[in-house]
């Protein structure tokens, strides 16, 4: 080079053929329970959904182009 997968919360990852407010699950941060810590409960916070642009009433999903990462393969 060529060809294919992926970039979505701190981490791991869902997201059904485009539709209503973006989820989960470990963590973290309050409370609750304990003599106390840990288990367990219960809240809560934390996303320009890789960066630009386009299609569309309507995009995390479609499309073009950039960056990165990972697998094939010369």
């Nucleotide at each position: 080079g060529g060809c294919g997968a992926g970039a979505u919360a701190g981490u791991u990852c869902a997201g059904u053929u485009g539709g209503c407010u973006a989820g989960a699950a470990c963590g973290u941060u309050c409370g609750g329970u304990u003599c106390a810590u840990a288990c367990c409960c219960g809240a809560a916070a934390a996303g320009u959904c890789g960066g630009g642009g386009g299609u569309u009433c309507a995009a995390g999903u479609c499309c073009c182009u950039c960056u990165c990462u990972c697998g094939c393969u010369a």

The RNA shown here (transfer RNA) has 74 nucleotides and comes from a Bacilli bacterium. Lineage of the source: Bacteria > Bacillati > Bacillota > Bacilli. Its mean pLDDT, the model's own confidence on a scale to 100, is 81.